[in-house]
Predicted 3D model of a 1520-nucleotide RNA (small-subunit ribosomal RNA) from a metagenome. Rfam family: Bacterial small subunit ribosomal RNA. The coordinates come from a structure-prediction model, not an experiment, and the mean pLDDT is 84.

RNA sequence: AGAGUUUGAUCCUGGCUCAGAACGAACGCUGGCGGCGCGCUUAACACAUGCAAGUCGAACGAGAAAAGAAUUCUUCGGAACUCUAAGUAGAGUGGCGAACGGGUGAGUAACACGUGAGUAACCUGCCCAGUAGUAUGGAAUAACUUUGCGAAAGCGAAGCUAAUACCGUAUAUUUUUCUAUUUACAUAAGUAUUUAGAAGCAAAGAUGGCCUCUGAUUCAAGCUAUCGCUAUUGGAUGGGCUCGCGUACCAUUAGGUAGUUGGUGAGGUAAUGGCUCACCAGGCCCGAGAUGGUUAGCUGGUCUGAGAGGAUGAUCAGUCACACUGGCACUGAGACACGGGCCAGACUCCUACGGGAGGCAGCAGUGAGGAAUCUUGCGCAAUGGGGGAAACCCUGACGCAGCGACGCCGCGUGGGUGAUGAAGGCCUUCGGGUUGUAAAGCCCUUUCAGAGGGGAAGAAACUUCUAUCGAUUAAUACUCGGUAGAAUUGACGGUACCCUCAGAAGAAGCACCGGCUAACUCCGUGCCAGCAGCCGCGGUAACACGGGGGGUGCAAGCGUUGUUCGGAAUUACUGGGCUUAAAGCGCGUGUAGGUGGUUUGCUAAGUUGAAUGUGAAAGCCCUCGGCUCAACCGAGGACGUGCAUUCAAAACUGGCAGACUAGAGUACGAGAGGGGGAAGGGGAAUUCCGGGUGGAGCGGUGAAAUGCGUAGAUAUCCGGAGGAAUACCAGUGGCGAAGGCGCCUUCCUGGAUCGAUACUGACACUGAGACGCGAAAGCGUGGGUAGCAAACAGGAUUAGAUACCCUGGUAGUCCACGCCGUAAACGAUGGGUACUAGAUGUUGUGGUUUUUUAUAACUGCAGUGUCGCAGCGAAAGCAAUAAGUACCCCGCCUGGGGAGUACGGUCUCAAGAUUAAAACUCAAAGGAAUUGACGGGGGCCCGCACAAGCGGUGGAGUAUGUGGUUUAAUUCGAUGCAACGCGAAGAACCUUACCUGGCCUUGACAUCCCGGGAAGUCUGUGGAAACACGGAUGUGCUCUUCGGAGAACCCGGUGACAGGUGUUGCAUGGCUGUCGUCAGCUCGUGCCGUGAGAUGUUGGGUUAAGUCCCGCAACGAGCGCAACCCCUGUUGUUAGUUGCCAUCAUUUAGUUGGGCACUCUAGCAAGACUGCCGGUGUUAAACCGGAGGAAGGUGGGGACGACGUCAAGUCAUCAUGGCCCUUACGGCCAGGGCUACACACGUACUACAAUGGUCGGUACAAUGAGCUGCAAGACCGCGAGGUUAAGCGAAUCUCAAAAAGCCGAUCUCAGUUCGGAUUGCAGUCUGCAACUCGACUGCAUGAAGUUGGAAUCGCUAGUAAUCGUGGAUCAGCAUGCCACGGUGAAUACGUUCCCGGGCCUUGUACACACCGCCCGUCACACCACGAAAGUAGUUUGGACCGGAAAUCGUUGGGCCAACCCUCACGGGAGGCAGGCGCUGAUGGUCUGGAUUGUAAUUGGGGUGAAGUCGUAACAAGGUA
Repeated sequence: AGAGUUUGAUCCUGGCUCAGAACGAACGCUGGCGGCGCGCUUAACACAUGCAAGUCGAACGAGAAAAGAAUUCUUCGGAACUCUAAGUAGAGUGGCGAACGGGUGAGUAACACGUGAGUAACCUGCCCAGUAGUAUGGAAUAACUUUGCGAAAGCGAAGCUAAUACCGUAUAUUUUUCUAUUUACAUAAGUAUUUAGAAGCAAAGAUGGCCUCUGAUUCAAGCUAUCGCUAUUGGAUGGGCUCGCGUACCAUUAGGUAGUUGGUGAGGUAAUGGCUCACCAGGCCCGAGAUGGUUAGCUGGUCUGAGAGGAUGAUCAGUCACACUGGCACUGAGACACGGGCCAGACUCCUACGGGAGGCAGCAGUGAGGAAUCUUGCGCAAUGGGGGAAACCCUGACGCAGCGACGCCGCGUGGGUGAUGAAGGCCUUCGGGUUGUAAAGCCCUUUCAGAGGGGAAGAAACUUCUAUCGAUUAAUACUCGGUAGAAUUGACGGUACCCUCAGAAGAAGCACCGGCUAACUCCGUGCCAGCAGCCGCGGUAACACGGGGGGUGCAAGCGUUGUUCGGAAUUACUGGGCUUAAAGCGCGUGUAGGUGGUUUGCUAAGUUGAAUGUGAAAGCCCUCGGCUCAACCGAGGACGUGCAUUCAAAACUGGCAGACUAGAGUACGAGAGGGGGAAGGGGAAUUCCGGGUGGAGCGGUGAAAUGCGUAGAUAUCCGGAGGAAUACCAGUGGCGAAGGCGCCUUCCUGGAUCGAUACUGACACUGAGACGCGAAAGCGUGGGUAGCAAACAGGAUUAGAUACCCUGGUAGUCCACGCCGUAAACGAUGGGUACUAGAUGUUGUGGUUUUUUAUAACUGCAGUGUCGCAGCGAAAGCAAUAAGUACCCCGCCUGGGGAGUACGGUCUCAAGAUUAAAACUCAAAGGAAUUGACGGGGGCCCGCACAAGCGGUGGAGUAUGUGGUUUAAUUCGAUGCAACGCGAAGAACCUUACCUGGCCUUGACAUCCCGGGAAGUCUGUGGAAACACGGAUGUGCUCUUCGGAGAACCCGGUGACAGGUGUUGCAUGGCUGUCGUCAGCUCGUGCCGUGAGAUGUUGGGUUAAGUCCCGCAACGAGCGCAACCCCUGUUGUUAGUUGCCAUCAUUUAGUUGGGCACUCUAGCAAGACUGCCGGUGUUAAACCGGAGGAAGGUGGGGACGACGUCAAGUCAUCAUGGCCCUUACGGCCAGGGCUACACACGUACUACAAUGGUCGGUACAAUGAGCUGCAAGACCGCGAGGUUAAGCGAAUCUCAAAAAGCCGAUCUCAGUUCGGAUUGCAGUCUGCAACUCGACUGCAUGAAGUUGGAAUCGCUAGUAAUCGUGGAUCAGCAUGCCACGGUGAAUACGUUCCCGGGCCUUGUACACACCGCCCGUCACACCACGAAAGUAGUUUGGACCGGAAAUCGUUGGGCCAACCCUCACGGGAGGCAGGCGCUGAUGGUCUGGAUUGUAAUUGGGGUGAAGUCGUAACAAGGUA
């Protein structure tokens, strides 16, 4: 620091996801040791049991017992008494503490917290310092005793008693209050202070010591010391209260408030204050967010981050709040009190049913909840706290231990050597590789754990004792303090640590391995099982599932899940955007607010600098130090960006005062304008009405029909009516803020512009709310209505047509008034100001020059356009009218869908508008551009593509192939063009792969091993054969040490293996088809573009051609085209046998002699290149015409098939990976089948006849084939053929007759002398064998068919058509296929249309590429949400009722010790119980609000592999 994911690819926008760090965690697998930390995040749920706050006898009274001892008595059981226990235990009065410490986070959005101030508005026990004092009296009461009630808890009654408990009196400078007064301070209320006077208010003693004083009898009443007590001043500490600032979300919470805001007075408090009350006033808070709702303890800090920030608030620390829930006060220095009280409520427990008791959010622990969180431990040894004079006691604070890998840190599980690279595993191309120096082996070491032994620090004090010094005192006493010495105290724990012993010994797992992301193979599985953070894997070769091997990462842990920050500049302060990706309000006026020209002075709020205080400690950071290191801990420093105060500066911003004119405005002049409103007027046209003429149609469409018309339309002329709109001018021209505005005239009226001067003097810009304007449609009321025209009707179209087209037609369109308030209200571009190259139009208006004028040129200002530089932008593009460079203000955006929807609010007559979510769901949605493909887009061009022609197919019969059906099997493959006379150039057996049956199992075939034998030949029996069982004969070749061995072959045997036309052509090679013999397909370098890509290859010509030329940021090159190759057409030459024969002989015959001229054969050459001429063309390429030539513009034909496409075809030609079968899916044999047959299709043959059939005669080819062969000739047969047989391995012989043709005869238009199917009989040939199932022959039979519907095929010249011939395969079988020659046409105007193709361009939502994509209803399943008669909670308000405890007030007839009066009784003062009242919690009734759940039914939404109906959108998407 980034990466993956939208696309065929690209750039951008944008979301989703990942890699990092962290955690009070949990879960899964695993687990050796130690140190330091941490450990109910959930039910503030309920709690058994134990402990967590006591202490003081030096405040006080009283005071046991067990046990022991002594004495006495004794019935020997024991009893009594005394002492010790002991002034002890336990209880009580009293004091102090219990308000700390410990827990929790429910409540609280608040002065609760943080920070900084204030308190002149306050308090402060214990502590410290100072001053003064501590005098004198009194009355009670608990404990205790007796007694009553009660189950208990407990409650009484009577009596006794003490105090540092309680009360009176005295004194009190100070203190409090009041009156007067001085000084100082303060903004003020006032505060502090001086002086004088008046009134009021205190106390308690305890212990030790001593005899100096007093009294003296011990001694205390005296003295003294210490402690305590009282009053008071000050301090310290701790608090109370107040204020500035900061402190979550929701505006779908906009108004709230009656003690409410303030005042006066009173009450209350430690203290200010509506804190409370009475009266008065009518205020107070709020868009800088009141009120309401939701959530939440706050902070130091913690986690993350580069930082700014974001998230968080466990442990530790500060603070607040709470203590079962609600309320209340008492005591006290302090509480409205966790382990106190009262009342109410819920719950639990006890009960004798009458009544009582309780509060773990203290430490342990239990249950419950939950994914989840520990021991009912030890100790007060240390630190701290309470009490005490102290010893000491108490202390679940705390110190320790236990449990838990929960976290961090450290250590170990060994080290060295060791190649035969062991064995085993896994993989393998079978060679090997890998695990792997890993192991074993050898040599070492011993941390940790284990055993044995030693063994700290944490402890210093208090206290006691001894000695001594000092203080105090009368004192050497007591007490206090210091010094020295001694004694005493450890839970942890025999722990840390150290030594010794033994032996590598006891100690490694987890996740991952497709990309991101480090790490790869085998097997299994077969869209199954499963994985998955995102993209995505899995449908038979899965590096993605599961297992194995191997590897990678981390390691006593490793993964997963959850959460937070980061990455995310994805809320953007640092640091984003708004033309088209999400995003500029439809437009203006303007309030608050924000921002604001030049200059002078003052100020000092902002700003800047300095200083001071504070910013707790801990933490983070730095340095040093302590545990062996580290974690951890200690010390010091730094930081703490903040707040407050003081001083200083005065540039900038602000404020105040003054000045200016460049912004803004006003006055004056001028012209421009569809700017707005009102009134009036005009003509053209449509329609209607009246009349005339006229006479059959009009109208409408792609074509029609509905409609109108003989009752006279349309057409035409004249006249009239009425409404609406204003042709031409008219223009990227004008005006307006926008919507919008267009005939003419008049009136009223807004704004802008230009010009010259004068004036005002910043008056400005923007603008949340607010207010106004606002197309069309729509709504209300009333008019109006010519034309047009939703709805509607009819006619067409169509599968349908609730549409597009046509004929009609109502609202509406128009006017007036009032609503609505929205539009793709668009420049998809908010307003203002300034700046930043130019060029060229145009509107308005100035200036200069010129011209007589018109005009022209130049130059300003204000508009409005086009092009273009820089710059910007993802690109397209924008570019002085910015989307550039800056500033100011407003609005808006944050993935797609759900949704501009629901609910709520506001507005509206309604329609609806506005504001505006969530659940759920997806991994995309999107912008611009690129390359293709496609278009019922465009342009150019080509092709037997159409057209022009000729002949067919489709109808018939037959042949053949296919589908289907059938079958035991009808083997398999090929399936639009590009399967279907295709693989198959030939299924009776064989072939053959299929079926039935009979058999074989190392096999029919290959290699190796063992045994025997040469091989082979002849032959018998059974059987359908395969096969089984025999018999006879026979010995070879090479080497030899003569024993034998070897090679080939045969038989038998063992196992490795053979074998498979079994599967996968979607695992493959090879081969082939097709687009297409179409003219295309690419590359290097350069240039352009961020890039995909583009350029070249486009353009202008031309060509069969990306063929060539020209031009050009391209220049070249490659694969294709063409040419080179073959055949053919002409000639020359060479060579003449088997070929040929002109001349010469010869013959039946080129038969023979002869010859090689010719033909021919087959080698080598020549020839054709737009080379020549003319024209056209760009002086080009090229085209047109011509000459010459056998041939002319590629002469004709063939071979040859670019990059690629179709997962095209073929595993059954062959080869081959994987899988499958192995007495069978292999092999052998016989028979059957592939030949079936209602039917459908393709391809052919033969025909339907006279351009013909039949018969007779007669002429002319070429290519080929031939020894398992072709076979002449002769003879036989009607014939197929047979017999015999010459020649020929072939330019020699044979097949071999060519046929159409020509000559002649006949048939005469008919189902025929056409046609030949079918069938019968008789034969021939091949073959082991023609039944299923061959071909041919003869005789007989003589079917359909009379030229073929829709549709469709081939062909452009030696072609079509027609005629025959040959060959491959092959025993036989050809209408098929391949080849050969004979005869031999017609037509092409042309490119509109159909099909296919090429190039350019355009649109695209397609890229599996139009056989594409994709929309909505309906049906089904699931999910979340809305509405809903209601219903159930929660919460909150209002009114009223009722009113516990309690404070306060009042009363107090009942009751009362202290003080006063009284001898006493009694009275008084003062109080208590009780009563009443105000307030008052829970509660009740009625009535609202908010919110949550649930509900018959209902509504839309989302998702789902193949459902239904249509085809709305994307191309002109077929109606943009």